[in-house]
RNA sequence: AGAGUUUGAUCAUGGCUCAGGACGAACGCUGGCGGCGUGCGUAACACAUGCAAGUUGAGCGACGACGUUUCCGAAGUGGCGACAUGGAGGGGACGAGCGGAGCAGCGGACGGGUGAGUAAUACAUGAGAAGCUGUCCUGUGGUGGGGGACAACGUCUGGAAACGGACGCUAAUACCCCAUAGUCUGAGAGGUUAAAGCCGAAAGGCGCCAUGGGAGGCGCUCGUGUCCUAUCAGCUAGUUGGUGAGGUAACGGCUCACCAAGGCGACGACGGGUAGCCGGCCUGAGAGGGUGUCCGGCCACACUGGGACUGAGAUACGGCCCAGACUCCUACGGGAGGCAGCAGUGGGGAAUAUUGGGCAAUGGGAGGAAUCCUGACCCAGCGACGCCGCGUGGAUGAAGAAGGCCUUCGGGUCGUAAAAUCCUUUUAUGGGGGAAGAAGGAAGUGACGGUACCCCAUGAAUAAGCCCCGGCUAACUACGUGCCAGCAGCCGCGGUAAGACGUAGGGGGCGAGCGUUGUCCGGAAUUACUGGGCGUAAAGGGCACGCAGGCGGUGUAUCGAGCCGGCUGUUAAAGGAUGUGGCUCAACCAUGUCAUGCAGUCGGGACUGAUAUACUGGAGUGCUGGAGAGACAAGUGGAAUUCCCAGUGUAGCGGUGAAAUGCGUAGAUAUUGGGAAGAACAUCGGUGGCGAAGGCGACUUGCUGGCCAGCAACUGACGCUGAGGUGCGAAAGCCAGGGUAGCAAACGGGAUUAGAUACCCCGGUAGUCCUGGCCGUAAACGAUGAAUGCUAGGUGUGCGAGCAGAGAUGUUGGCGUGCCGCAGUUAACGCGAUAAGCAUUCCGCCUGGGGAGUACGGUCGCAAGAUUGAAACUCAAAGGAAUUGACGGGGGCCCGCACAAGCGGUGGAGCACGUGGUUUAAUUCGAUGCAAACCGAAGAACCUUACCUAGGCUUGACAUGUAGGUGGUAGAGAAUGGAAACAGGAUCGACGUGAUAGCAAUAUCACGAGCCUACACAGGUGCUGCAUGGCUGUCGUCAGCUCGUGUCGUGAGAUGUUGGGUUAAGUCCCGCAACGAGCGCAACCCCUAUUGCCAGUUGCUAACACGUGAAGGUGAGCACUCAGGCGAGACUGCCAUCGACAAGAUGGAGGAAGGUGGGGACGACGUCAAGUCAUCAUGGCCCCUAUGCCUAGGGCGACACACAUGCUACAAUGGCUGGUACAAAGGGCAGCGAGACCGAAAGGUAGAGCGAAUCCCAUAAAGCCAGUCCCAGUUCGGAUUGCAGUCUGCAACUCGACUGCAUGAAGUUGGAAUCGCUAGUAAUCGCGGAUCAGCCAAGCCGCGGUGAAUACGUUCCCGGGCCUUGUACACACCGCCCGUCACACCAUCCGAGUCGGGUGCUCUCAAAGCCGGUGUUCUAACCGUAAGGAGCCAGCCGUCUAAGGUGGGGCCGAUGAUUGGGGUGAAGUCGUAACAAGGUAACCGUA
Repeated sequence: AGAGUUUGAUCAUGGCUCAGGACGAACGCUGGCGGCGUGCGUAACACAUGCAAGUUGAGCGACGACGUUUCCGAAGUGGCGACAUGGAGGGGACGAGCGGAGCAGCGGACGGGUGAGUAAUACAUGAGAAGCUGUCCUGUGGUGGGGGACAACGUCUGGAAACGGACGCUAAUACCCCAUAGUCUGAGAGGUUAAAGCCGAAAGGCGCCAUGGGAGGCGCUCGUGUCCUAUCAGCUAGUUGGUGAGGUAACGGCUCACCAAGGCGACGACGGGUAGCCGGCCUGAGAGGGUGUCCGGCCACACUGGGACUGAGAUACGGCCCAGACUCCUACGGGAGGCAGCAGUGGGGAAUAUUGGGCAAUGGGAGGAAUCCUGACCCAGCGACGCCGCGUGGAUGAAGAAGGCCUUCGGGUCGUAAAAUCCUUUUAUGGGGGAAGAAGGAAGUGACGGUACCCCAUGAAUAAGCCCCGGCUAACUACGUGCCAGCAGCCGCGGUAAGACGUAGGGGGCGAGCGUUGUCCGGAAUUACUGGGCGUAAAGGGCACGCAGGCGGUGUAUCGAGCCGGCUGUUAAAGGAUGUGGCUCAACCAUGUCAUGCAGUCGGGACUGAUAUACUGGAGUGCUGGAGAGACAAGUGGAAUUCCCAGUGUAGCGGUGAAAUGCGUAGAUAUUGGGAAGAACAUCGGUGGCGAAGGCGACUUGCUGGCCAGCAACUGACGCUGAGGUGCGAAAGCCAGGGUAGCAAACGGGAUUAGAUACCCCGGUAGUCCUGGCCGUAAACGAUGAAUGCUAGGUGUGCGAGCAGAGAUGUUGGCGUGCCGCAGUUAACGCGAUAAGCAUUCCGCCUGGGGAGUACGGUCGCAAGAUUGAAACUCAAAGGAAUUGACGGGGGCCCGCACAAGCGGUGGAGCACGUGGUUUAAUUCGAUGCAAACCGAAGAACCUUACCUAGGCUUGACAUGUAGGUGGUAGAGAAUGGAAACAGGAUCGACGUGAUAGCAAUAUCACGAGCCUACACAGGUGCUGCAUGGCUGUCGUCAGCUCGUGUCGUGAGAUGUUGGGUUAAGUCCCGCAACGAGCGCAACCCCUAUUGCCAGUUGCUAACACGUGAAGGUGAGCACUCAGGCGAGACUGCCAUCGACAAGAUGGAGGAAGGUGGGGACGACGUCAAGUCAUCAUGGCCCCUAUGCCUAGGGCGACACACAUGCUACAAUGGCUGGUACAAAGGGCAGCGAGACCGAAAGGUAGAGCGAAUCCCAUAAAGCCAGUCCCAGUUCGGAUUGCAGUCUGCAACUCGACUGCAUGAAGUUGGAAUCGCUAGUAAUCGCGGAUCAGCCAAGCCGCGGUGAAUACGUUCCCGGGCCUUGUACACACCGCCCGUCACACCAUCCGAGUCGGGUGCUCUCAAAGCCGGUGUUCUAACCGUAAGGAGCCAGCCGUCUAAGGUGGGGCCGAUGAUUGGGGUGAAGUCGUAACAAGGUAACCGUA
């Protein structure tokens, strides 16, 4: 620091997503150790149990136990007894010993918890005045004299208990009175008002009272700051202020009485929602954004609500009273309770710990102290929850082990990894030692803890996982799966070869953790202060006027608010940054230093501001002129339309693509004259004028707004903008009243159409017009807010003016209105002094698409509706500009048998053949618009053959290898069974090499070959042409397709290749920011048309000779024809014209041929996932006694039908009969087969010649010459069928061809539609060949014979090329895409209502309690001798008031039959609205 994702690609806009950091976390898998931290975010839900606030005997009285001491002294024992012993028990004194209660003091207002409430009674920061303050510090002065009670306790008594009641006794640092001081108060006189003792032998100490100061704490006030919502715009009655009084510690409407009517608010009052605030923490470059857990400060709360008391302090977490809910106890009468203290429990939840130890340290309370208390705190426990540190070993070790995985089978990889050898011992374990933390002068005191740490021992021993590997993003293979299962943060993977799913191997990352989820910041300049925008991407208000507000010309002076600088205070600590230090390091900790704010003070005086004064340039006034559809009112005019009347006139008019409805013989249309009415103003008229916009168009008059130019007299900043507000505001629409000629929603009719609620036509009502009033919207557009200044030019046009000139005219400058264009700007297009440039000011508006300008609410409106204006949900895009294509029922240019002009066909018939369909045991498979369909197939009776049925074989019909066996072996093979295959096996019967024996024949052995067995394997026309190679079709023989360098463009790309000509052609020429080049075109190749030369048989025959019935038959010859090799020839070369002097075109000459002479081969980049796995090859998958192999029979030949391609015809340009003429190109030995003979023929017999320029196939046919038929289902046509034959073949039943006789169907030229062909072509006529035994060939491939017609032309149909244009298409128009309906799901509005929450108001009831009144009754202190009084309390009354009740109101939420639209969903239905001129241009507003 960026990246992915909209597109075929590009740039920009814009959203979504990712990589980073963080966390009080949770979840999944895994888990060795230690240190430091941290741990209910949810139910401020309910709580069992224990503990968390007591202490003081040096304030007081009493009680109890105990100790010491003393006294008395029972039982018992001893003794006769005295007595002794014994010591229960009791009494006293003492205890600076103990205990639990009580009075009293201090403390329970701290510490600890929680964040419900609270948007300001809070918090932060900085100031302030009208305050209080126990303990503490420091002063001053006191502490005199009296008095009466109440607890405890005792007795009696109530109650289950909690808890009381009556009477009686008693102490004090408890309470009271008097005195006095000082304070306070008052102008003063005066008034008011204190105290307490205890300990000690004493000194003295601890206290007490009053009153100063201080410290710390608290209360109060002010400035500033502190969330969202305006779909909350008005709020307020103690409300705002005053006077007086009360109250308070204190100011104050804090409270009350009276008076006034104020106060707050767009700088956001009031209301609603949410929320404790801060230091800080997280993130960020920063500015910011988010957050408020731990630690620290403040606040608030303590079951919920209310209330006060006590006190220095509370409206009091472990106090009180009342009400409520809940829980518990109860004897039913009543009582008790409050973990948001520490543990802990239940519950909730994804989720958060021990009912631990200790007061040793730090701190707190009480006490003089010892000491006691302390779940504050210090520690330990649990949890990888976080941060930090350490370890799980180190070195050597290649036979690169085994094994796994992959493999091209060679190997690669895990991998020095392991094993093995040597070493170390952190950690874990065991043993030994062993702290600091502990102070003050000494001693004593350690929960943690036998912990940290140190030493020793044993032994690699005790210790590795998690996620990921398509791109972003580091990391790849195999298998499985087969749009399934699944993955996924975004883009997206998965439909049989998945690096994306699952597993494995391997790899990458991090590591006691790793991933996931959630949240926050970042990236996001995606709310833009730093730091964005608004012509077309989202975004300029329809336009103006204008209050507030914001901003504002020039000079001088003063002030010093802003601004700048110095100093001061504060900015708590912690945290952060930084220096240093301490734990072995680090985390952690200690210590020093530093900082953006606020306030004060001193200074500065430029700029902004304020005040004063002055100026004229901004603005305005005035004067002189000017243009104009500017507005309003009244009047006037002509043309046209329609209607009415009359005339002329006759059959149509009108309308359309074509028609019809309509009008017309009752006289239309047309035409002439006259009249009526309403509306609109032709020509002029113009990117001309005017207006703020909407808008304004005949003429005249009146009245009126604005603008421009000139002059420079006047004012002296009076200005600009403008939230709200006000006014204007096209059309449509609404209300009321008029008016209505034409036009014309709705509506009616006619057409069109599959339909046609449309487009077209005939009619026609609102409306359009006027007056008055509403509405307030438009694609209200320049899609461009207003104002000011500045920044090259050129050229039009409207209206003024100046200067020059006699004038024509020229020129200068101003205000408007256009075009082009530099700089600049822009994503590009474009804009460019009329800015979208450079700047300033102010306003409006935008923040992904859809939902939606919708819903709800408010405001406005008569209504229609307008305005303001969301959310849920959903998508990963939506959108802009430009690029290349493709496409268009867009345009231009140009080609092609594309149309047209012609000729002949197809479509109708019969037949043949192919296909579909159907059928079948099988009708094998493939090919399917053009570009499948006489195609693969240039030959299906068996074979072919792949299909079906049946029978049979299993190393196989065929190949290679290994092992074993085998000499009567391999091979041949009779009988028999069988349809054959096959089974069977009589009989016959080999071969090569070497060795040995033998003279030899030969024998034996081994090996080979062969055969058999077993195993590897063979085999497959099984699947995938969408895994492929090769080959092929098609666009298309169309003229195109590209590259290098350069240039232009941000870029995709463009240029070149476009343009002007020309061509069959991107063919050539010229021009040109291009210059060149490649693949195509053309040429080079073959055939053909002319000719020369060479060679001359099998070809030829002119001359010569021979010769025949005829004949190149023969000699001879190579002249001719011909055959075949080498050449020539044609190049717009020549002439003329046109053209640009070019390319070239037109015409002509010559020539066999003339402008590529004709034909062929040859097919650019690419397109169609085109065709072919069944030619062949081939990856993968599948079958393996069968999906392989063999055999027989059947099928591929079926037949209601449909289509394609052909043949034959329908006849007289013909049929038939007879005669007669002329080809080319081919083929031939398992062949062609002559002549001869036989047969009516197919053919047969027999066989010459010929491997062929020699012989044969082989008579070419149409034609020509005659004859006949006479227009008919025929002497046309030949299907079909019968009979008889021939030939091929093992075999013609299914299922061959041919011959003869007989039969003689349909068909009389073919609907819509459609095909071929431009010259030796079409048409027509026959001939040959391949395949092949034969042939279903009428097919295909060739050959020649005869031999036309037509082309004006490019409007139209089809296809194509180039340029251009539009595009919402890019799978590219067979595209894209809209709405209703139907179905499923989701969220949502309305909805009779229903339920719940919170809120304020009215009235009512009114607890506790403060305050006030009263206080008969009651009552210790004071007064009084007393009576009595003062005073206090209870009681009673009143104000206030929580909870409760009541009523209606507004707010929020949930739910609700039904309903409305919306979103999403695979292939549903109906149409075709939009994108091209989208087939009626589209769109906006309105009905």
Small-subunit ribosomal RNA from an uncultured rumen bacterium, 1487 nucleotides, folded computationally. Its Rfam family is "Bacterial small subunit ribosomal RNA". Rfam links the family to the GO terms ribosome and structural constituent of ribosome. Its mean pLDDT, the model's own confidence on a scale to 100, is 84.